[in-house]
Context: one part of a larger RNA
RNA sequence: UCCGGCGAGUUACCGUCAGCGGCUCGGUUAAGGUCUUUAGGACCGGAGCCACAGGGAAACCGAGUCUGAAAUGGGCGACAUUGUCGCUGGUGGUAGACGCGAAACUGCACGAACUACCCAUGAGCAGGUUGAACCGCGGGUUAUACCGCGUGGAGGACCGAACCCACUUGGGUUGAAAACCGAGGGGAUGACUUGUGGGGAGGAGUGAAAGUCUAAUCAAGCGCAGAGAUAGCUCGUUCUCUCCGAAAUAGCUUUAGGGCUAGCCUCGAGCCACUACACACCGGGGGUAGAGAUACUGAAUCGGCCGAAGGCCCUUCCCAGGGUACUUUGCUGAACCAAACUCCGAAUACCGGUGUGAUUAUCUCGGGAGUCAGUCCGCGAGGGAUAAGCUUCGCGGUCGAGAGGGAAACAACCCAGACCAUCGGCUAAGGUCCCCAAGUCGAACUCAGUCACUAAGGAAGUUGAGUUGCCGUGACAGCCAGGAUGUUGGCUUAGAAGCAGCCACCAUUUAAAAAGUGCGUAACAGCUUACUGGCCGAGCAAUUCUGCGCCGAUAAUGAACGGGAGUAAGUUCGACACCGAAGCCAUGGAUUCGAGCACGCCUACGGGCUUGCUCGAGUGGUAGGAGAGCGCUGUACGUCAGAUACGAGUCGUACCGUAAGGAGCGAUGUUGGGGCGUACAGGUGAUUAUGCCGGA
Numbered sequence: 001u002c003c004g005g006c007g008a009g010u011u012a013c014c015g016u017c018a019g020c021g022g023c024u025c026g027g028u029u030a031a032g033g034u035c036u037u038u039a040g041g042a043c044c045g046g047a048g049c050c051a052c053a054g055g056g057a058a059a060c061c062g063a064g065u066c067u068g069a070a071a072u073g074g075g076c077g078a079c080a081u082u083g084u085c086g087c088u089g090g091u092g093g094u095a096g097a098c099g100c101g102a103a104a105c106u107g108c109a110c111g112a113a114c115u116a117c118c119c120a121u122g123a124g125c126a127g128g129u130u131g132a133a134c135c136g137c138g139g140g141u142u143a144u145a146c147c148g149c150g151u152g153g154a155g156g157a158c159c160g161a162a163c164c165c166a167c168u169u170g171g172g173u174u175g176a177a178a179a180c181c182g183a184g185g186g187g188a189u190g191a192c193u194u195g196u197g198g199g200g201a202g203g204a205g206u207g208a209a210a211g212u213c214u215a216a217u218c219a220a221g222c223g224c225a226g227a228g229a230u231a232g233c234u235c236g237u238u239c240u241c242u243c244c245g246a247a248a249u250a251g252c253u254u255u256a257g258g259g260c261u262a263g264c265c266u267c268g269a270g271c272c273a274c275u276a277c278a279c280a281c282c283g284g285g286g287g288u289a290g291a292g293a294u295a296c297u298g299a300a301u302c303g304g305c306c307g308a309a310g311g312c313c314c315u316u317c318c319c320a321g322g323g324u325a326c327u328u329u330g331c332u333g334a335a336c337c338a339a340a341c342u343c344c345g346a347a348u349a350c351c352g353g354u355g356u357g358a359u360u361a362u363c364u365c366g367g368g369a370g371u372c373a374g375u376c377c378g379c380g381a382g383g384g385a386u387a388a389g390c391u392u393c394g395c396g397g398u399c400g401a402g403a404g405g406g407a408a409a410c411a412a413c414c415c416a417g418a419c420c421a422u423c424g425g426c427u428a429a430g431g432u433c434c435c436c437a438a439g440u441c442g443a444a445c446u447c448a449g450u451c452a453c454u455a456a457g458g459a460a461g462u463u464g465a466g467u468u469g470c471c472g473u474g475a476c477a478g479c480c481a482g483g484a485u486g487u488u489g490g491c492u493u494a495g496a497a498g499c500a501g502c503c504a505c506c507a508u509u510u511a512a513a514a515a516g517u518g519c520g521u522a523a524c525a526g527c528u529u530a531c532u533g534g535c536c537g538a539g540c541a542a543u544u545c546u547g548c549g550c551c552g553a554u555a556a557u558g559a560a561c562g563g564g565a566g567u568a569a570g571u572u573c574g575a576c577a578c579c580g581a582a583g584c585c586a587u588g589g590a591u592u593c594g595a596g597c598a599c600g601c602c603u604a605c606g607g608g609c610u611u612g613c614u615c616g617a618g619u620g621g622u623a624g625g626a627g628a629g630c631g632c633u634g635u636a637c638g639u640c641a642g643a644u645a646c647g648a649g650u651c652g653u654a655c656c657g658u659a660a661g662g663a664g665c666g667a668u669g670u671u672g673g674g675g676c677g678u679a680c681a682g683g684u685g686a687u688u689a690u691g692c693c694g695g696a
Stems, first nucleotide, its partner, number of pairs: 001696006011095013026050003032044004036039001054061002064076004098236002101233001105226004110221001117199008125190001127159003130155001135150005163187003167184005202218001204214002239629006249262005263371002265368006275361001277357008290344001291342002297338002301334005307329004311324004374399001376397008404415003419589004424585003430579003433564003439576001441574005451566001457551002461548002464545007478535005484508003489503003514529001518527002590619009600609003630685001632682009650667002
């Protein structure tokens, strides 16, 4: 991993609601008892329970009562209604209460054969080294002290086996081993090691202390029990079809991944109208968008008056005056801003009324839910950085719970809402050269493979539309020629001659020519420009808007049209075709709801029910509600078959059925039992629980 089997809303009691049934001037028995044809039995038994009257805390009163001194009052009742017992189903409560799952808690036992510590009694430590005290002798001293030599054999002494340990490293790591092996390492007469016996234990022991150790288990051992602890948590929860179909919000919550109530879903009953809803018209209030500003509050730019006050400076004996790129403020002009500004002010939305449409969709009551993590997109806003596949609201949509077509692929984008069938048709979005169904249509633009990623910024790319100048009295560009004189202007300077710098910028000759546009020189020189003439011969220059392009453009596969390829098969505009979906239409069929008709049945005559036909509207669906069925097991009854064979089961199958499944036929094998129908009952349906057991 696969296969087979097992595997999860049950049962009891008490409520509550629905359906069905019995009785109802009430309903019902419980324990217990009696009887029989012994079973879905019958009959006694009325204790008790519910209902028949309520109000009050109660005494108590009573169709009323309570409150109160008292109620004209107010609350709850009466005046309309019937209940009760049972069966089945939904759901709640109490119980383990759908199943599996803790970490833990408590009680009673069992453990010190491992290990930690202690007690008793034993045992062990090759060999070598060092050489303390004491003592002796000698020296030495008045005597000691002290010194030397010898003797001696101390030590948590030294080296190093056994023994004990475990510091480093290699291997081992589904190991040879649930801690080992190799090579080294430490202690090795001691706080040493070790045998045997003994002691104390679970909030306890033991601990040279590491939360260590207490039998491969320790921040509280192990076994059994309380016990099916509890688990607002995770996982799982088993056949089919039909109808409807959510929510991810509000309030409260030691609440935030849980609840309760409301909202939204479903089923039933009631209500059947000036209803909900839609559209049109009429009537409303508003202060949003926008806009505005001597209409307020505030913000804020540039001026003018330079008005006023203060500061500073100048002048001044004082008075007074002048200046000011300082501060505050006034008047005034222009432009201008605001969520918490408004002299103004929409569209929508909302409220009311009328009319029309209208499928009861609304509303009320009752049974059952689920939902309380939402998501992206568009629009209006807050937060953030006018960041986020960010976050928080509002309005709408999609997904969620939605398949199909398009966007290469792509929950949320575009189109469009899948009952079934058809080798029928028409369209939507999007497409029509090939992949790939459908056009090689027209007019422009683009040359960048732009198309087929991006900005600020940059550029005689190119299209179209303008504006302003110059121009056959010859523009613009180019070529030829001139570009002079006073003068090297003055100053400055070592020099300054058009060209370092400062000042001035005249005049003359001219077709024209600057007291000089840029190079250049130490300074001159030289080149060049402005300006003028000639040659040439038709447009030239500047600028604005605009279409499409260019650069800007750098990342790890080639990888930024889906590919091929394309100069249109790119872009814009236009026309007519076509393709294209589970959309729409056509044909046939199934089914739900409503209406009508027909036959039949029931009726407390209001009506209701079954079946068939016709018409209309529907039939995506998670959580979830409602309905109808299938299969399995057992029991009872009926029926069929029952050895002249009923036939379960397995395998195959192109047939039938919407499905669970069924039927027929064939083959093979086996057995002595079964098949079908109805009713009742259930340990009743498994691809999933790291499910359990067995097998492969």
Molecule: large-subunit ribosomal RNA, domain II
Organism: Pirellulales bacterium